[in-house]
RNA sequence: ACUGUUCUUCGGGGUAUGUGCAAUUCAUAACCGACGGUGACGGAUUCUGCGGAAUCCGAAGUCCGUGAGCCCUAAAAGGGUCGAGCCGGUGAGAUUCCGGCACCGACGGUAAAGUCCGGACGGGAGAAGAAUGCG
Repeated sequence: ACUGUUCUUCGGGGUAUGUGCAAUUCAUAACCGACGGUGACGGAUUCUGCGGAAUCCGAAGUCCGUGAGCCCUAAAAGGGUCGAGCCGGUGAGAUUCCGGCACCGACGGUAAAGUCCGGACGGGAGAAGAAUGCG
C1' cells in the first nucleotide's frame, strides 16, 4: 500500500411582496442544489533539459450511476417506479470550461407547496477515522 472483519463519528439547501376570511401553496419577483464517477478549468507541491512533466486537492441540480421517496407484497426478501439542457464560443477533444437563454424537484397535511408543517432526534448513497486479521 491492497484487502477482509468490527467499531466510532459525520452524512441536504432554500421567501419576499400582492390579493384574499384563509395561501411561505395562487400571482409577481426571488432563492436552493445529497452521494460516487467523469471532467480540457482552478489551486498547491515536487521535478525540470525551462519546452514542460508528475502527484495531490477542489470542480456538473439537467452527462453516467447511486440514495431517499413512492407503488406491488401480510411482512421480509425481491420486483417496479424514480425529474430536468439547449444554443453560441474556444479547441484536436467539452451536454463538464466561457457566454446566453431555458428547465427540474417524492409522499401525507393544508387555499393548489422544490422552499411551510409531518413521518424524521428516522433512514441513507457514501465520507473520514480507529482497531484487528491474512498475504

A computed fold for a 135-nucleotide RNA, annotated as FMN riboswitch aptamer (RFN element). Rfam family: FMN riboswitch aptamer (RFN element). Rfam describes the family as follows. The RFN element is a highly conserved domain that is found frequently in the 5'-untranslated regions of prokaryotic mRNAs that encode for flavin mononucleotide (FMN) biosynthesis and transport proteins.